[in-house]
C1' cells in the first nucleotide's frame, strides 16, 4: 500500500509500559405490535425449530460399517477478485465455519449483542457512461 469480512475511528479512568476497564460515533446482527401473512379437511411417512454467512439446489460415478454417509465430477443459482461506481463481456477463484436451545414469520416504538479473524503482487492498461 493492497484484499475477504460489519468488523472502522474518537475519548476517560488505572498504569513505569504492556495491557485492562469503561463512553461515545459510525457500521453490521438478533429480539419485538397493529396491518399482512400463516393457521382449515382426510391419509402416510418423517421427526424440533431457528440464526449468522455466498457457501444452496438437481443430476452422474466411485467407495463404506449401507435407505444414510462419504469422495469426486457435471449443470443451475450464488459469492469475491480483475484502478473506482452502475451495465455488459471475458477470464480466474469460492462454496464453509460456527450459534441459539424446544423458543423466534414480517413488524413501528422499544431492546439486547458484534466491531473478530484470515490473506494478497499488479491484474481486461475489455466496451458504454460518469469518475480519479
Nucleotide at each position: 500500500c493492497g484484499c475477504c469480512g460489519a468488523a472502522u475511528c474518537c475519548g476517560g479512568c488505572c498504569c513505569a509500559a504492556a495491557g485492562g476497564c469503561u463512553g461515545g460515533a459510525a457500521c453490521c446482527g438478533g429480539g419485538g405490535a397493529c396491518c399482512c401473512a400463516u393457521c382449515a379437511c382426510u391419509u402416510c411417512c418423517c421427526c424440533g425449530g431457528g440464526g449468522u454467512g455466498a457457501g444452496u439446489c438437481g443430476g452422474c460415478c466411485g467407495c463404506c460399517a449401507c435407505c444414510g454417509g462419504u469422495g469426486g465430477c457435471c449443470g443451475a443459482a450464488g459469492g469475491g477478485c480483475g484502478c473506482c461506481u452502475u451495465c455488459c463481456c471475458c477470464g480466474c477463484c469460492c462454496a464453509a465455519a460456527c450459534c441459539c436451545g424446544u423458543c423466534a414469520g414480517c413488524u413501528a416504538a422499544c431492546u439486547c449483542g458484534g466491531u473478530a479473524g484470515g490473506c494478497g503482487g499488479a491484474c481486461g492498461c475489455g466496451g458504454a457512461a460518469g469518475g480519479a
c-di-AMP riboswitch aptamer (ydaO/yuaA leader) from a soil metagenome, 132 nucleotides, folded computationally. Rfam family: c-di-AMP riboswitch aptamer (ydaO/yuaA leader). Gene Ontology terms of the family: regulation of gene expression and cyclic-di-AMP binding. Model confidence (mean pLDDT): 79 of 100.